[in-house]
Molecule: transfer RNA
Organism: Cryptosporangium aurantiacum
RNA sequence: CGGAUCGUGGCGCAGUAGGGAGCGCGUCGCAUUCGGGAUGCGAAGGCCGCCGGUUCGAGCCCGGCCGAUCCGA
Repeated sequence: CGGAUCGUGGCGCAGUAGGGAGCGCGUCGCAUUCGGGAUGCGAAGGCCGCCGGUUCGAGCCCGGCCGAUCCGA
């Protein structure tokens, strides 16, 4: 310098024929227990790397940029 893949709640991930943002772990509260752990129930927490475009509507399509990993030179 060129190419590929990825970038979603604290962590790990799903969501790819555009229209509901979800799962597991963790956190908080309540119940059970003498207490803890475990279990059950409930809750909080992200507007989807950043900027712009297309569209009635974008996490999902298009462009640019940034970052990570890998490949090549």